[in-house]
Formats: sequence, C1' cells, structure tokens
RNA sequence: AGGGAAAAAGCCACUCCCGCCGAAAGACGGGGUCGGAAAGCCACGGGUCUUGUCUCCAAAAUCUAAAAGACAGCCGGGUUGCCUCUU
Repeated sequence: AGGGAAAAAGCCACUCCCGCCGAAAGACGGGGUCGGAAAGCCACGGGUCUUGUCUCCAAAAUCUAAAAGACAGCCGGGUUGCCUCUU
C1' cells in the first nucleotide's frame, strides 16, 4: 500500500426471558448466543417502522399525507480503529 480466503487474542450481541423507561416504534441493564471484520461512531441519501394535523366519512376501519420520533444488526455514504493475509 492492497485485501478479508483461513483464523480469533480481544470485541459486539439477533430472537427469546427478566427488570426498567416510553403512548408507540423502540431505548437501557442483566441472562443468553443467531450471527458479525467495523454488528464502532455520524440520520447525510434511499429504505423500513411508530404516532399522526388536514381531506374523506353518519361513525369506525383502511389508504394518502404535513410534522414529530425510532432503526447504524436494511442498503449506500462519511469517519475512526482491531486482528490477520499478501507485497
């Protein structure tokens, strides 16, 4: 400098269970381990999800949708870094 075939010293922790916060999506702590080479961080672009003004309607439900929020373990982008391989 380029890469992630193999491996895993160290690291993270889906689903589920318990506790707890929230209206919800979901967050946090513990157990746990499906998996991960950025499953570290940033909502910048797209996406998904929650609530939902307005419109419509007898009402409700559904769809659309302003706005607010959530997801970084959906994809891309930005940024920092471990191990290892090759030169």
c-di-GMP-I-GGC riboswitch aptamer from a Thermodesulfobacteriota bacterium, 87 nucleotides, folded computationally.
The model forms 90% of the base pairs in the Rfam consensus.
It was read from a public genome assembly, where an Rfam model found it.
Model confidence (mean pLDDT): 77 of 100.
Lineage of the source: Bacteria > Pseudomonadati > Thermodesulfobacteriota.